Model confidence (mean pLDDT): 87 of 100. Predicted 3D model of a 96-nucleotide RNA (SAM riboswitch aptamer (S box leader)) from a Solirubrobacteraceae bacterium.
RNA sequence: GACACAUCCAGAGGGGUGGAGGGACCUGGCCCUACGAAACCCCGGCAACCACCGUCAUGUCACAGCGGGAAGGUGCCAAUUCCAGAGAGAUGUGUG
Numbered sequence: 001g002a003c004a005c006a007u008c009c010a011g012a013g014g015g016g017u018g019g020a021g022g023g024a025c026c027u028g029g030c031c032c033u034a035c036g037a038a039a040c041c042c043c044g045g046c047a048a049c050c051a052c053c054g055u056c057a058u059g060u061c062a063c064a065g066c067g068g069g070a071a072g073g074u075g076c077c078a079a080u081u082c083c084a085g086a087g088a089g090a091u092g093u094g095u096g
Base pairs, nucleotide, nucleotide: 002095003094004093005092006091007090008089013043014042015041016040017039021032022031023030026085027084028083029082044077045076046075049073050072052068053067054066055065081088
C1' cells in the first nucleotide's frame, strides 16, 4: 500500500529548539498564528481500540456481551474530521 470491520458533536497542554506558516486534498467560507505556525525533543494529560483482569462459566477450556483499572502496544490533546459541497480522509483491530 490492498481488503474487511469499528469509531470520528465527549475528553485532554506546558516547556525547549525552530522561525512562517497551519486547520489532509479541491471549491467556497470561517478561524489559529511573530503575545511565535509547521516540524522535532522533553515532561504532563485525555481516551479506552488492542492487550490485561473480572463476569458470563459449567468437570475443563473458551467466544460474543457486560463490567473494571490504566503499570503494556498504538492513538489523541483549538474550533463536530472547524463548517458547507463533492470526493474522501484519519485512528484502531483483523486478514493475506
The source organism's lineage runs through Bacteria, Bacillati, Thermoleophilia, Solirubrobacterales and Solirubrobacteraceae. The sequence was found by an Rfam model in a public genome assembly.